This is a predicted structure of a 571-nucleotide part of an RNA (small-subunit ribosomal RNA, 5' domain) from an uncultured eukaryote. Its mean pLDDT, the model's own confidence on a scale to 100, is 80.

Context: one part of a larger RNA
RNA sequence: UAUGCUUGUCCCAAAGAUUAAGCCAUGCAUGUGUAAGUUUAAACUGAUUUUUACAGUGAGACGGCGGACGGCUCCGCAACUCAGUUAUAAUUAACUUGACAAUCUCUGCUACACGGAUAACUGUCGCAAAUCGAGAGCUAAUACGCGCAUGAAGGCCUGACGCAAGGAGGGCUGUGCUUAUUGGAUACAAAACUGACGGCAGCAAUGCCAUUGGUGAUUCACAAUAAUCUAACGGAUCGCAGGACCAUGAGUCGGCGACGAGUCAAUCAAAUUUCUGCCCUAUCAACUUUCGACGGUGGGAUAGGGGCCCACUGUGGUGAUGACGGGUAACGGGGAAUUAGGGUUCGAUUCCGGAGAGGGAGCCUGAGAAAUGGCUACCACAUCCAAGGAUGGCAGCAGGCGCGCAAAUUACCCAAUGCCGAGUCGGCGAGGUAGUGACAGGAAAUAACGAUGCGGGGCCGCGAGGCCUUGCAAUUGGAAUGAGUACAAUUUAAAACGCUUAACGAGUAACGAUUGGAGGGCAAGUCUGGUGCCAGCAGCCGCGGUAAUUCCAGCUCCAAUAGCGUAUAUU
Numbered sequence: 001u002a003u004g005c006u007u008g009u010c011c012c013a014a015a016g017a018u019u020a021a022g023c024c025a026u027g028c029a030u031g032u033g034u035a036a037g038u039u040u041a042a043a044c045u046g047a048u049u050u051u052u053a054c055a056g057u058g059a060g061a062c063g064g065c066g067g068a069c070g071g072c073u074c075c076g077c078a079a080c081u082c083a084g085u086u087a088u089a090a091u092u093a094a095c096u097u098g099a100c101a102a103u104c105u106c107u108g109c110u111a112c113a114c115g116g117a118u119a120a121c122u123g124u125c126g127c128a129a130a131u132c133g134a135g136a137g138c139u140a141a142u143a144c145g146c147g148c149a150u151g152a153a154g155g156c157c158u159g160a161c162g163c164a165a166g167g168a169g170g171g172c173u174g175u176g177c178u179u180a181u182u183g184g185a186u187a188c189a190a191a192a193c194u195g196a197c198g199g200c201a202g203c204a205a206u207g208c209c210a211u212u213g214g215u216g217a218u219u220c221a222c223a224a225u226a227a228u229c230u231a232a233c234g235g236a237u238c239g240c241a242g243g244a245c246c247a248u249g250a251g252u253c254g255g256c257g258a259c260g261a262g263u264c265a266a267u268c269a270a271a272u273u274u275c276u277g278c279c280c281u282a283u284c285a286a287c288u289u290u291c292g293a294c295g296g297u298g299g300g301a302u303a304g305g306g307g308c309c310c311a312c313u314g315u316g317g318u319g320a321u322g323a324c325g326g327g328u329a330a331c332g333g334g335g336a337a338u339u340a341g342g343g344u345u346c347g348a349u350u351c352c353g354g355a356g357a358g359g360g361a362g363c364c365u366g367a368g369a370a371a372u373g374g375c376u377a378c379c380a381c382a383u384c385c386a387a388g389g390a391u392g393g394c395a396g397c398a399g400g401c402g403c404g405c406a407a408a409u410u411a412c413c414c415a416a417u418g419c420c421g422a423g424u425c426g427g428c429g430a431g432g433u434a435g436u437g438a439c440a441g442g443a444a445a446u447a448a449c450g451a452u453g454c455g456g457g458g459c460c461g462c463g464a465g466g467c468c469u470u471g472c473a474a475u476u477g478g479a480a481u482g483a484g485u486a487c488a489a490u491u492u493a494a495a496a497c498g499c500u501u502a503a504c505g506a507g508u509a510a511c512g513a514u515u516g517g518a519g520g521g522c523a524a525g526u527c528u529g530g531u532g533c534c535a536g537c538a539g540c541c542g543c544g545g546u547a548a549u550u551c552c553a554g555c556u557c558c559a560a561u562a563g564c565g566u567a568u569a570u571u
Stems, first nucleotide, its partner, number of pairs: 001567005009443003015436001016403001022401003026398003031065002037062002043057003072356003082277003087272002091270002096266005110236001114145002121137002124134003154173005161166001174233002176229001178227006198209004213220001235259001237258004243253003246249001279327003286318003293315008331353003335346004358379002361376003381392004409434001411433003417430001418428003449477003452473009482511001484504002486501001488500001490498001514560005519541002525555001527554004536543002
């Protein structure tokens, strides 16, 4: 693990892994709305302070985010996965958190606010059909596009003029991308010498000063110069309050948020990566390599290192310390059982990591997928059909068939724990709650106490007897109690159970305990009847042929006990 017999209570609770990662009818399992993106629904509700593009709710739809998490399963996979331990100075990183941007698009002229569409909607039409499609007519944006304004100084290049010192004028100058160049210093000491610029001191001679972060380590951070790219950014968005200033105007200034956006970090991660470690097998001894095997140089691809791929090039790399090959009823680990210690066996299964969604392959979108409750082919299987075509993927939760020794309800709920979303509000077969459930595990009823009668034992007493104790009984007595039934409240999302609890509820207390055994091992019968080497028992030894301690029964007894037997695997 399965199965046989039996089963009163309460708690807890595994459960289609083994065989078929076999096939699936039906239903559900991923959606989401705030004051704050978009409403003229020919939808609803109500008012009014009047006016006004604009009252509120809001189906549907566009746009945004999520859907890469969760849940399931264990087929494949043996230095692969995985575990512990490293590295990223070789990288990506939505959301969240914290920082940071005064500089503007260039030959046109809107900056008091730009452009053109499209859905829902209206109506027309096609198909047997599908979450199928076509034409016409409208209308939005935080969708899709285009695109302004905003001070001074400094720096660099050029440079009319000028003997020179100087210098009118002109051009460039935000961050980011790409390429190239430069800085990004510094072991210590002594002597001598030379020139330039700037600052300070000084009348002068002259003297003094002169920058540099981090790491174990960089071509790092950071800064500068010259070009390059316009394919990045530098807000034409939304809500709520309504204020201040006057030059009273279609004036100027201004608060708190929401959403969005780029760079740098942190965070959540991810992807590669260092070292060490794995079961059986030699009836597997050599393996790999011009179809990359092992190196080098350069390039390509990638988020990034790398034979990852390509070109050229060298001939390497592994092996009895078992390579390579084969097997595995092999996902790895945390762990489980057993065990004096050492060990041995197991680990499909709730936590971590991996892999997969009928089999292979490819791809779109996206921060993230080689995604399957996404798409595209092929193979296998299957469904509907008007035969032209169209559709599907339960190793999600229930449920069915099949397979088998072998495994539950087509239930209720988002109340709890959490997750997702624009969100206090919605959703969630994640999850919780019941149902089935002798998988395991824990607690623990089936009677207790007298009196009487009959016994046994101990103590005291010379004795009659007394006291204590322990049994037996178809004698007898009242007490106690739950199993069960049940008002009620509680429990709970709602219930149910349970805990409380009125009222019922025990004498053959019929409210009746079983499962195996009684020769030995091994606790317990030389009882009775039946059978007669038959029927049968018996793990093993053995029993049975007419007095069976062993078979079939009755009685009695023994063991464990709400459980006990049997088979199998393992220690």

The RNAcentral record of the full RNA draws on ENA and SILVA.